[in-house]
RNA sequence: GGUAGCGUGGCGCAAUUGGUUAGCGCACAGGAUUCAUAACCCUGAGGUUCCCGGUUCGAUUCCGGGCGCUACUA
Numbered sequence: 001g002g003u004a005g006c007g008u009g010g011c012g013c014a015a016u017u018g019g020u021u022a023g024c025g026c027a028c029a030g031g032a033u034u035c036a037u038a039a040c041c042c043u044g045a046g047g048u049u050c051c052c053g054g055u056u057c058g059a060u061u062c063c064g065g066g067c068g069c070u071a072c073u074a
Base pairs, nucleotide, nucleotide: 001073002072003071004070005069006068007067010026011025012024013023019057028044029043030042031041050066051065052064053063054062
């Protein structure tokens, strides 16, 4: 340099032919339990879905460009 894949809370991941409020686990905060801690249980907070633009009534999803990461390859 070329090709392919990926980018979504602090971390790891979902989200099907574009559709009604973007969910799950861990972590975090509060509560309950306990002599106390852990575990288990309940509740809660936390996301401009990498950036810019386009298509559309409507974009995490489709299209173009950029940036970053990974793999393969010359």

Transfer RNA from a Bacillota bacterium, 74 nucleotides, folded computationally. Taxonomically the source falls in Bacillota (Bacteria, Bacillati). It matches the Rfam family "tRNA". Rfam classes the family as a transfer RNA. Its mean pLDDT, the model's own confidence on a scale to 100, is 81.